[in-house]
This is a predicted structure of a 535-nucleotide part of an RNA (small-subunit ribosomal RNA, 5' domain) from an uncultured prokaryote. RNAcentral holds the full RNA, with entries from ENA. The prediction has a mean pLDDT of 85.
Context: one part of a larger RNA
RNA sequence: ACUAACGCUGGUGGCGUGUCUUAGUCAUGCAAGUCGAACGAGAAAGUACCCUUCGGGGUGCGAGUAAAGUGGCGGACGGGUGAGUAACACGUGGGCAACCUACCUCUAAUGUGGGGGACAACCAUUCUAACGAAUGGCUAAUACCGCAUGAAGCAACAGCUCCGCAUGGAGACUGUUGUUAAAGGGGCAACUUCGGUUGUCUCGCUUAGAGAUGGGUCCGCGGUUCAUUAGCUUGUUGGUGAGGUAACGGCUCACCAAGGCAACGAUGAAUAGCCGGCCUGAGAGGGUGAACGGCCACACUGGAACUGAGAAAGGUCCAGUCCCCUACGGGGGCCAGCAGUCUAGAAAUUUGCGCAAUGGGCGAAAGCCUGACGCAGCGACGCCACGUGGAGGAUGAAGCCUUUAGGGGUGUAAACUCCUGUCAGAAGGGAAGAAAGCGGCGAAUAACUUUCGCCGUCUGACGGUACCUUCAGAGGAAGCCCCGGCUAACUUCGUGCCAGCAGCCGCGGUAAUACGAAGGGGGCAAGCGUUGUUC
Numbered sequence: 001a002c003u004a005a006c007g008c009u010g011g012u013g014g015c016g017u018g019u020c021u022u023a024g025u026c027a028u029g030c031a032a033g034u035c036g037a038a039c040g041a042g043a044a045a046g047u048a049c050c051c052u053u054c055g056g057g058g059u060g061c062g063a064g065u066a067a068a069g070u071g072g073c074g075g076a077c078g079g080g081u082g083a084g085u086a087a088c089a090c091g092u093g094g095g096c097a098a099c100c101u102a103c104c105u106c107u108a109a110u111g112u113g114g115g116g117g118a119c120a121a122c123c124a125u126u127c128u129a130a131c132g133a134a135u136g137g138c139u140a141a142u143a144c145c146g147c148a149u150g151a152a153g154c155a156a157c158a159g160c161u162c163c164g165c166a167u168g169g170a171g172a173c174u175g176u177u178g179u180u181a182a183a184g185g186g187g188c189a190a191c192u193u194c195g196g197u198u199g200u201c202u203c204g205c206u207u208a209g210a211g212a213u214g215g216g217u218c219c220g221c222g223g224u225u226c227a228u229u230a231g232c233u234u235g236u237u238g239g240u241g242a243g244g245u246a247a248c249g250g251c252u253c254a255c256c257a258a259g260g261c262a263a264c265g266a267u268g269a270a271u272a273g274c275c276g277g278c279c280u281g282a283g284a285g286g287g288u289g290a291a292c293g294g295c296c297a298c299a300c301u302g303g304a305a306c307u308g309a310g311a312a313a314g315g316u317c318c319a320g321u322c323c324c325c326u327a328c329g330g331g332g333g334c335c336a337g338c339a340g341u342c343u344a345g346a347a348a349u350u351u352g353c354g355c356a357a358u359g360g361g362c363g364a365a366a367g368c369c370u371g372a373c374g375c376a377g378c379g380a381c382g383c384c385a386c387g388u389g390g391a392g393g394a395u396g397a398a399g400c401c402u403u404u405a406g407g408g409g410u411g412u413a414a415a416c417u418c419c420u421g422u423c424a425g426a427a428g429g430g431a432a433g434a435a436a437g438c439g440g441c442g443a444a445u446a447a448c449u450u451u452c453g454c455c456g457u458c459u460g461a462c463g464g465u466a467c468c469u470u471c472a473g474a475g476g477a478a479g480c481c482c483c484g485g486c487u488a489a490c491u492u493c494g495u496g497c498c499a500g501c502a503g504c505c506g507c508g509g510u511a512a513u514a515c516g517a518a519g520g521g522g523g524c525a526a527g528c529g530u531u532g533u534u535c
Base pairs, nucleotide, nucleotide: 001533002532004531005530006529007528008527011386012385013384014383015382016381017379018378019344024342026340028339029338030337033073034072035071038070039069046061047060048059049058050057051056080298081297082296090222091221092220093219094218095217096216099215100214104211105210106209107208109207111205112204113147115145116144122137123136124135125134126133127132153179154178155177156176157175158174159173160171161170162169163168184203185202186201187200188199189198190197191196224270225269226268231261232260233259236258237257238256239255240254241253242252243251273295274294275293276292277288278287279286280285300320301319302318303317304316322333323332324331325330350376352375353374354373358372359370360369361368362367389419390418391417392416399410400409401408402407423476425471426470427469428468429467433462437457438456439455440454441453442452443451444450479524480523481522482521483520484505485504486503490519491518492517493516494515500507501506
C1' cells in the first nucleotide's frame, strides 16, 4: 500500500468501490430498434344508431389505429470478459509513390429523361405434434431490371507542364476512341378533364473532386523465464509468370534456382493480454496492470461463407459437447450484457427506479427505443469528514487495586451545579440539476415547416431528497490491541518446564513486569488486531 479475507466491536454522512476461484452450469425478465414525409394492404374489443325470426345482422366512431409484410437506415456502435496470444499483439517513431472509408461538410459542382417485368403482404389449397413449409392466383414502391444522356470518373493510345525518394508521382492540362448513373416523398401557391400538371421550397437520389472521421498494411526501436531446449526450415528463401485482394507481398498456384534463420540465443518449452498508469522508494530501481482511459483478442468448442462502406456475443450454415421439447419423423437453446440461480471458494451486491439529464440508433419533426447512462438499494471494502458532549466541581465520596497498614492509585474521573444542541429523532418549508419541445408575436430573408429574439406554456427517476427553520432533551452513539528487549506502557494474585506464550531473541522447573486473571498504564480509534501479497 491493498479489488482483500478472518476475529472482536460498530453511531452518522459524502465520494468511491464490490466473483482475484469456475472463459463452470444457467430457470425467469429485460439489454436494438426505428421510419406511414419510400410502399401496398389493414383488424378487434368497446360504443352510438338502425333492423331483427331475439339467434343475430348492418352503418358510423374506434382507426387508416394495433399487429404483420415489402423497402430504407441501424443491429460492425454501445456493454462484457482476459481464455488464447511472446506476436508488428502492444508502446513509441515513421512509410504507403501499395490502400479503403456509410453517415457528415464543401465544391450555389453534375444530372435526376423515358420504360419494363416481378415478389411478399393478401386470397385459395395442401403438408406438419411442433418449428415451419409447399403449390396456384392478385398487387405497390425510394425494391428489381433494361434503354437514353454524360465528364472532370474508369480503360486504351498519343502528347504537354511540373516534381521526386529506386520502383515513379501530380495536373478540373491537350486530343482521339470505348465504357459507366439515377427515385422519388412532403409543404405552399396557381391551374385542373379532379386523374393530375406547373412554379417554388425542402428532404432525398446519381456522378465526380476535395475534406473530415474511422480503419487497413509495412518498417526501425522497446518490454518475461529456461541452454538441465542447439540446431531449425520445403511454400521453406529467392526469382519469372499468373491468380487473388481495397491494397503490397509465397497471400495462393505453375515452373526455375538452393536458399533462409541461429550462441547478438534460432527452434522448443513454460508463463503472460499490452499500455497510459497504480504501489513503493530520496532517487536509481523493484513490483503490478483492479477501478478510469487507449489498443488487441474472444463470445459453449471448432470451421465456413453470405450481406454490407464496414462483420459477426443477443445474424446464417456445418460438425461436436451439454441442456430442453417431441406425436420419435424431427425441432429449440448458449448471460465473458443488466439483475438473478446453482456450483466452486477465505471471499464480493437488488431478479430495484427512470429515460428527467448526458450520449447513441431511427425519424422532417413530434417522438419511439436505449440494464449505455443517470439514480436508488446492500457490504466499515476503502478514503475523507463529523459525533458519542462543554464549563465548573474535593487534600479528593463509594467501590476496586495496592501497601512498609501510615498511606498511595483509579481521579476532576464520578456525583452535583450551570450550559450547548452537531449527528440521530419529530414537525413545517423546500430546491439547483431544464436546455430543449409546443403555441403566439417580431426581425432576418426572394421565400419557407429555416434561423434569431421576446412572451406564454409544458417536461425531474433521484425525491418531499439536499438545504433551511422549529421542537424536546445529555438524552440514542466506544471499542480493539498491547505493556521482557526490539517498542510507547508495571504491579499483585494464580500456575509451577504444567497449562500456556512466541514476529526474532526467547519466557514457564514456587516470589514469572514474557503464561492466565485483576488493578493500573500505553497505542490507535468506528474501528482495532491477525493472516496473505508487494515495495